[in-house]
This is a predicted structure of a 531-nucleotide part of an RNA (small-subunit ribosomal RNA, 5' domain) from a metagenome. The full RNA is in RNAcentral, with records from SILVA. Model confidence (mean pLDDT): 84 of 100.
Context: one part of a larger RNA
RNA sequence: GAACGAACGCUGGCGGCGCGUUUUAAGCAUGCAAGUCGAACGGGAUUCAGGUGCUUGCACCUGAUGAGAGUGGCGAACGGGUGAGUAACACGUAGUUGAUCUGCCUUUCAGUUGGGGAUAGCCUAUGGAGACAUAGAGUAAUACCGAAUACUUUCUUUACCUUUUGUGGUUUAGAGGAAAGAUCCGUUUGGAUCGCUGAGAGAUGAGACUGCGGCUGAUUAGCUUGUUGGUGGGGUAAAGGCCUACCAAGGCGACGAUCAGUAGCCGGCCUGAGAGGGUGACCGGCCACACUGGGACUGAGACACGGCCCAGACUCCUACGGGAGGCAGCAGCUAAGAAUCUUCCGCAAUGGGGGCAACCCUGACGGAGCGACGCCGCGUGUGCGAAGAAUGUCGAGAGAUUGUAAAGCACUUUUAUGUAGGAAGAAUAAUGUGAUCAGGAAAUGGGUUACAGAUGACGUUACUACAUGAAUAAGCUCCGGCCAGUUACGUGCCAGCAGCCGCGGUAACACGUAAGGAGCGAGCGUUGUUC
Numbered sequence: 001g002a003a004c005g006a007a008c009g010c011u012g013g014c015g016g017c018g019c020g021u022u023u024u025a026a027g028c029a030u031g032c033a034a035g036u037c038g039a040a041c042g043g044g045a046u047u048c049a050g051g052u053g054c055u056u057g058c059a060c061c062u063g064a065u066g067a068g069a070g071u072g073g074c075g076a077a078c079g080g081g082u083g084a085g086u087a088a089c090a091c092g093u094a095g096u097u098g099a100u101c102u103g104c105c106u107u108u109c110a111g112u113u114g115g116g117g118a119u120a121g122c123c124u125a126u127g128g129a130g131a132c133a134u135a136g137a138g139u140a141a142u143a144c145c146g147a148a149u150a151c152u153u154u155c156u157u158u159a160c161c162u163u164u165u166g167u168g169g170u171u172u173a174g175a176g177g178a179a180a181g182a183u184c185c186g187u188u189u190g191g192a193u194c195g196c197u198g199a200g201a202g203a204u205g206a207g208a209c210u211g212c213g214g215c216u217g218a219u220u221a222g223c224u225u226g227u228u229g230g231u232g233g234g235g236u237a238a239a240g241g242c243c244u245a246c247c248a249a250g251g252c253g254a255c256g257a258u259c260a261g262u263a264g265c266c267g268g269c270c271u272g273a274g275a276g277g278g279u280g281a282c283c284g285g286c287c288a289c290a291c292u293g294g295g296a297c298u299g300a301g302a303c304a305c306g307g308c309c310c311a312g313a314c315u316c317c318u319a320c321g322g323g324a325g326g327c328a329g330c331a332g333c334u335a336a337g338a339a340u341c342u343u344c345c346g347c348a349a350u351g352g353g354g355g356c357a358a359c360c361c362u363g364a365c366g367g368a369g370c371g372a373c374g375c376c377g378c379g380u381g382u383g384c385g386a387a388g389a390a391u392g393u394c395g396a397g398a399g400a401u402u403g404u405a406a407a408g409c410a411c412u413u414u415u416a417u418g419u420a421g422g423a424a425g426a427a428u429a430a431u432g433u434g435a436u437c438a439g440g441a442a443a444u445g446g447g448u449u450a451c452a453g454a455u456g457a458c459g460u461u462a463c464u465a466c467a468u469g470a471a472u473a474a475g476c477u478c479c480g481g482c483c484a485g486u487u488a489c490g491u492g493c494c495a496g497c498a499g500c501c502g503c504g505g506u507a508a509c510a511c512g513u514a515a516g517g518a519g520c521g522a523g524c525g526u527u528g529u530u531c
Stems, first nucleotide, its partner, number of pairs: 001531004006527005013378006019371002021336001026334003030331003035074003040071002047064008081289003091213007100206002105202008113147001115145002123136005153176004159170003181194005215261003222252003227249008264286004268279004291312005314325004342368001344367003350364001351362004381411004392401003416468006425458001431452007475520005480501003486515005496503002
């Protein structure tokens, strides 16, 4: 000199864009943060309308409406948070997978036949303070289970070609493996859409392995028995001591094993002419974690933050028999600390989940609020104005300085206040109309395309115009040398200053105050850290 997720002191007008618990991976009141589908299913409270009976305010029937709960499907493995652990194939980079899986999506081929038995909800009971649980009767499905059929599928098997090890292809025989319907249109068989099943290919995502690379300590020198390798077996989607039985005795290490300490890694960021050094806040990629430790279930995918089970610590409820909970999601609270924000608005946009769709959900996200925390921009007025006014300060005085500074005169209105106007962010969706294409007996429907077509949290938006009036807006640090800028008084090795050298003991340019000056400026200094 530059930089900062900064803090502290003094001061503080506005806007834009960013950033905001670096400490205790400490504990948490409250609300919200993951739902959705009635076009999978049984059902149906409530309300409304009409009708019947009549005891005139009830019962029943029909139609519409369709809450809450339940079965089922998809999602909940994404998105969001944090950096505790981890020195490791965790990460980066380059590869391998002839050792693998992949829901939804795209594409190709083929199919969607025919049956069965349950169970929740509901109803009737029972136990319990409650959380909840039990029994009986009985019901549906795209829930569950057989059967039929099936291929380029799986397993075993025959032969052959190819090939980089479990590669690709052809072939013989045997065994095994599917399915679910719903809505709309038309009716005469049916057609369309969304699904469902088998198989192939793709895309995407993931798993596994390998070369190389990036911390400190030798005041850590030896470490290792599933250890190193082999065979058989098991296990996994998949290679493998991954696991197991047996056999052999190996494997690593001064090119630093082992042990200990520290640490998420990277793109980047800061600094520097560069080489390098430091760092890993925000944003993006990967990894790990979700009160602590362990475990599996479901599923295409988890060993699962707002799922389950067990153990532990802690907190809460209890009728003492038992139960409930997990903010390192968004706000917010307590504690800790030098220190870090609103219990805000909206799904209008972008994106995500569900749904044919309408739509619903979304503390992701879009916005607003607070904080000079940072960067950038603007303003706090402009011109004229010498009687060089007054005051202050210095000087014995003359005078010098403050200083064109003020006053005064003439302007301007960025900003401010008030009023009025006023974009863009909205693309289209559903749907409608037209054109066209394919296929149909036709109708719905489908593809392409044109036009129309609702919706704005921000928001009293940005911006513009008019009115008013210099009106609403300047401080901080320093002045001995380094280092730009000095005098007076007070103090008297005292009080104090100080980054280094050093000042202060009666003439202090170094302390304190004043005047003057210098520097930066809505900031200026100090402290901390890095280069």